[in-house]
Order: sequence, then C1' cells, then structure tokens
RNA sequence: GACGCAUUAGCGGGAGAGAUUGAGCGGCCCUUUGGGUUGUUUGACGCCGAAGGAGCAACCACCCCGGAAACUCUCAGGCAGCCGGACCGCGAUGUGAU
Repeated sequence: GACGCAUUAGCGGGAGAGAUUGAGCGGCCCUUUGGGUUGUUUGACGCCGAAGGAGCAACCACCCCGGAAACUCUCAGGCAGCCGGACCGCGAUGUGAU
C1' cells in the first nucleotide's frame, strides 16, 4: 500500500401503502338555530413491508450445541410532505492474514 472480517456516534443514496371516513376538543373565516377550513385525540373500514418481532426453509456447519432470506405473517410499525427507514457506497475505529 492493497485485501478480509467486526463495529460505527459522521457523509451520501434509500421503497411500499387512503391528504379515506365518524366523533370529541381547539384555532381561523363566513351571508351565524348554522356552515366552511385547519390542528390534534380517538373509533371504523381499507391498505403497505424495509425499524423491531414471529414462522417456514434452501443452504452452511456438524462430535455435541448451532447459524440461516429481501420468502411468509403483520403483533409492533407505517400509508401527502417532514421524520423514520432494512440495506448500499464512502469515511472512521478495531482486528486478521499476506
């Protein structure tokens, strides 16, 4: 110097699915027994898979004990944007062998 593995507070990338609907509370507006709009909480129905979790299993390992998907489920989470986001690249740290 290049390479493998592990971790990662940094940088960049990063999908899917109703700005559905009822009700409560609050803000604002109007032509005020009311209506419109918006924020939030909650219920209902529909939907998504890429935090986490669970299941099956190819396969790996095998003396014993084991490991294992982006598949499946949808408990959790999510369904404008923001945020979040598995994972990928760079960087950083540690380590292995050459």